[in-house]
Molecule: transfer RNA
Organism: soil metagenome
């Protein structure tokens, strides 16, 4: 080079036209306890970058960076 999958909070997993964009872990605060640990409650924190479609786009389409695999 070609083809094929994929990129979503710090991690790692959802979500595939309408969501306040979710859970687990993790982090900060707080409650509870003679401490700590466990536990319970709050909270901060993400859709790779550019265009297109579309009344609406994480999600369909295209280019481009990065990543796996499979061919040369």
């Nucleotide at each position: 080079g070609g083809g094929u999958c994929c990129g979503u909070c710090g991690u790692u997993c959802a979500g595939c036209g309408g969501c306040a964009a979710g859970g687990a872990c993790g982090c900060c605060g707080g409650a509870u306890u003679g401490u700590c640990u466990a536990u319970c409650c709050g909270g901060a924190a993400a859709c790779g970058c550019g265009g297109g479609u579309u009344c609406a786009a994480a999600u369909c389409c295209c280019g481009c960076c990065g990543g796996g695999c499979c061919c040369g």